[in-house]
RNA sequence: ACGAUCCCGGCGGGAGAGCGUCCUGGCAGCCGGCCAGGACCCCUGAAGGAGCAAGCCCUCCCCGCGAACCUCUCAAGGCAAAGGACCGCCCGGGGCAG
Numbered sequence: 001a002c003g004a005u006c007c008c009g010g011c012g013g014g015a016g017a018g019c020g021u022c023c024u025g026g027c028a029g030c031c032g033g034c035c036a037g038g039a040c041c042c043c044u045g046a047a048g049g050a051g052c053a054a055g056c057c058c059u060c061c062c063c064g065c066g067a068a069c070c071u072c073u074c075a076a077g078g079c080a081a082a083g084g085a086c087c088g089c090c091c092g093g094g095g096c097a098g
Base pairs, nucleotide, nucleotide: 002098006093007092009090010089011088012087013086018041020040021039022038023037024036025035026034027033042078043077044076048074049072050071051070055065056064
């Protein structure tokens, strides 16, 4: 000096499922329009959250630790937009072994 994994940032890609019904308020203005909130029913799984298999711990079991795009659907979401796990590229930081 180079340097895998990793971290921050930027750019690009990125799915699913209701423009559901009713009520209230605001704006507009006279037709049932737009926005916000609430209740109910149905649904989605890819923010976040929770659960666990192998394995680890323990003499053994229990307990505990323990992953995901799996499971749950708490939260979130169900026109578009936004968000979005994850993927690719780039600048920078740090830097194992060598």
Molecule: Glycine riboswitch aptamer
Organism: Spongiactinospora gelatinilytica